[in-house]
Context: one part of a larger RNA
RNA sequence: CUGCGUUGAAGGAACUCGGCAAAAUACCCCCGUAACUUCGGGAGAAGGGGGCCCCAUGUCUGGGCAACCAGGUGUGGGGGGCACAAGCCAGGGGGUGGCGACUGUUUAUUAAAAACACAGGGCUCUGCGAAGCCGCAAGGCGACGUAUAGGGUCUGACGCCUGCCCGGUGCCGGAAGGUUAAGAGGAGGGGUGCAAGCCCUGAAUCGAAGCCCCGGUAAACGGCGGCCGUAACUAUAACGGUCCUAAGGUAGCGAAAUUCCUUGUCGGGUAAGUUCCGACCUGCACGAAUGGCGUAACGACUUCCCCACUGUCUCCAACGCAGACUCA
Numbered sequence: 001c002u003g004c005g006u007u008g009a010a011g012g013a014a015c016u017c018g019g020c021a022a023a024a025u026a027c028c029c030c031c032g033u034a035a036c037u038u039c040g041g042g043a044g045a046a047g048g049g050g051g052c053c054c055c056a057u058g059u060c061u062g063g064g065c066a067a068c069c070a071g072g073u074g075u076g077g078g079g080g081g082c083a084c085a086a087g088c089c090a091g092g093g094g095g096u097g098g099c100g101a102c103u104g105u106u107u108a109u110u111a112a113a114a115a116c117a118c119a120g121g122g123c124u125c126u127g128c129g130a131a132g133c134c135g136c137a138a139g140g141c142g143a144c145g146u147a148u149a150g151g152g153u154c155u156g157a158c159g160c161c162u163g164c165c166c167g168g169u170g171c172c173g174g175a176a177g178g179u180u181a182a183g184a185g186g187a188g189g190g191g192u193g194c195a196a197g198c199c200c201u202g203a204a205u206c207g208a209a210g211c212c213c214c215g216g217u218a219a220a221c222g223g224c225g226g227c228c229g230u231a232a233c234u235a236u237a238a239c240g241g242u243c244c245u246a247a248g249g250u251a252g253c254g255a256a257a258u259u260c261c262u263u264g265u266c267g268g269g270u271a272a273g274u275u276c277c278g279a280c281c282u283g284c285a286c287g288a289a290u291g292g293c294g295u296a297a298c299g300a301c302u303u304c305c306c307c308a309c310u311g312u313c314u315c316c317a318a319c320g321c322a323g324a325c326u327c328a
Base pairs, nucleotide, nucleotide: 001323002322003321004320005319006318007317008316010314011313014312019309027051028050029049030048031047036041038157052079053078054077055076056075057074058073059072060071061070062069063068080084092307093306094305095304097302098301099299100298104116105115120155121154122153123152124151125150126149132141133140134139158294159293160292161291163224164223165222168221169220170217171216172215173214174213177212178211179210183206184205188201189200190199191198192197225243226242227241228240229239252286253283264280265279266278267277268276
């Protein structure tokens, strides 16, 4: 010096990206427990007190004919120690946001999560030799099922909700019309032949699906404006004008896991706060099942704060064990 341990004056997170690590808490009984809540919960909330030994005494249970034996429980008095759940074992707690409802699942070997799944919700396909899938086929799964079923896809408990746009793309519907392949058709033209004929070419016209066209459809893919003016302080603009669009973002939320400018501004917390919480709204570039906003409970998730506690630190020291190192 390194690893693993033990202890530490005063302070107690000043350490650090961050209390990482360590310390503290820990069992049983009694008392006592808030907001909030889906009334189940939150709860072991939090926070207190007791626990050893001896004596006296009350009571209960089981066994026994009884004496008595075994065990439970209450009350009073006393004793010793630094310490009585005397060792091992054995929750730290509280407050506030974010995300995900939850229990689960996952990158075997750097990621356990706010990712996946999930009950619940929607759309859509499928009438049974089902749709879909595997296979060249036979055949099989679906299913020894039958629309309260099965497949695909999106969303993701629950509560309140889920606005406008069908112009583009997709899908669905449409006995008309346009376009249109093979094919049908054969006016006409050509080669050859004496001819019958054989061969080549070929205009109208008739020909599906598809596309065009006409509609529908957004919990289908997706999209959801600009400029100018205006109120008796100023500022702002309920109001007006104009251009464009398929329609111009409703509710709710908002410097947000989204805010560039930005450490926005104000308030709170600190002596001091680029983080945090509450507001404001100028949303660079939120927004409604690529769901919006809430939400009790839950989380080896994540942010900030507080109490307890400590060698994390101020600032290091001593000791134990094992190495390294020196000598043999």
A computed fold for a 328-nucleotide part of an RNA from a Verrucomicrobiia bacterium, annotated as large-subunit ribosomal RNA, domain IV.
Lineage of the source: Bacteria > Pseudomonadati > Verrucomicrobiota > Verrucomicrobiia.